[in-house]
Context: one part of a larger RNA
Molecule: small-subunit ribosomal RNA, 3' major domain
Organism: metagenome
RNA sequence: UGACGGGGACCCGCACAAGCGGUGGAGCAUGUGGUUUAAUUCGAAGCAACGCGAAGAACCUUACCAAGUCUUGACAUCCCACUGACAGAGUAUGUAAUGUACUUUCUCUUCGGAGCAGUGGUGACAGGUGGUGCAAGGUUGUCGUCAGCUCGUAUCGUGAGAUGUUGGGUUAAGUCCCGCAACGAGCGCAACCCCUAUUCUUAGUAGCCAGCGGUUUGGCCGGGCACUCUAGGGAGACUGCCAGGGAUAACCUGGAGGAAGGUGGGGAUGACGUCAAAUCAUCAUGCCCCUUAUGACUUGGGCUACACACGUGCUACAAUGGCGUAAACAAAGGGAAGCAAUCCCGCGAGGGGGAGCAAAUCUCAAAAAUAACGUCUCAGUUCGGACUGUAGUCUGCAACUCGACUACACGAAGCUGGAAUCGCUAGUAAUCGCGAAUCAGAAUGUCGCGGUGAAUGCGUUCCCGGGUCUUGUACA
Repeated sequence: UGACGGGGACCCGCACAAGCGGUGGAGCAUGUGGUUUAAUUCGAAGCAACGCGAAGAACCUUACCAAGUCUUGACAUCCCACUGACAGAGUAUGUAAUGUACUUUCUCUUCGGAGCAGUGGUGACAGGUGGUGCAAGGUUGUCGUCAGCUCGUAUCGUGAGAUGUUGGGUUAAGUCCCGCAACGAGCGCAACCCCUAUUCUUAGUAGCCAGCGGUUUGGCCGGGCACUCUAGGGAGACUGCCAGGGAUAACCUGGAGGAAGGUGGGGAUGACGUCAAAUCAUCAUGCCCCUUAUGACUUGGGCUACACACGUGCUACAAUGGCGUAAACAAAGGGAAGCAAUCCCGCGAGGGGGAGCAAAUCUCAAAAAUAACGUCUCAGUUCGGACUGUAGUCUGCAACUCGACUACACGAAGCUGGAAUCGCUAGUAAUCGCGAAUCAGAAUGUCGCGGUGAAUGCGUUCCCGGGUCUUGUACA
């Protein structure tokens, strides 16, 4: 000087407390451990691994296993020889599959050849999701959006170092003010960026009977940009104003005006560093290793196994509810190998057909909770839907291992969950639906969107984490 303390002082954070809803019990989904297996590919491991890499394993993916094949190779460059076509299309044949045979069609030319493509040969080489993340790069997590981390000169100290950065106040903040052997500066904080809340303006192929006319009653047409909205440009918030407190400061408390008030709300943004943290399987790469195999191809299987244990979720256990009928109100997105309306068929999943739309124009598209009416009357039930049977639909060469969905039947556990434990402070929690990426098909996951919309916060004694000062130390 640091680190540590079941030392001290001060301060902060959904850290506790005050509340609301969960997990832990049930069934299922999903990940992991373990076990099993020919293989159940590999990685991730307290917080910070475990709906994680994987924004999507039937084949492919795929890295694993079994069997069958290839050896200059599935992919790249160079050399030699040969061919003009291997490929593509078609035919025949054959395998579990990669295959084999035949037919058909190169370009330019100074006719020397050149280009392009393929076959064969030779080796140089290719290839490796093989090892090492404890050899390095790049990227990422975490403490933590915590308020810290440093430097130049100067001064003090024999020196390591100290001062500055401590102190008195204040702040979300090393934020600012005052003081001071310090004076300045840098990386962080804040601001500058994006979205959102108000308004003005510019512009109207979406919006409007607002005012007029027509009307098939549909903004549909004429007409118009007033309003809503869309998307460009401005304005607006700065403790600017007032009062009180404070040290005449910084700042704090209250008030006015205002759509918004003291960082308005949200996002992006992550200092010096810590964990030999994660990744050699995104990529790239040193070294080591394999080279008729640890490379490459094909078929089938596996990653989906199942006595069990754990994590994360979904659905419930019901009446603030279930079911039925007929009504209302979103936002944000996607669409051409696509989204698909009206119509017809089917109980339905869907099928037929196909208007329109590269989309403020057409379409996915029905929002659902909610409100109204009716029914059920506390029961393992008209709760709950697992499991199972039968019959189907769709995607796709192909749904046996191993897809999703539909109809009918079947109708399990479960009556609110022990010790323990998690999230959340406002348009938040809770609850309700909608969309997208990936994707042929396959979400209870993920990422977004809006609808309805709470309770509580006395306070900082305690638990956890962090910051500043100080103290002790046999630690570095």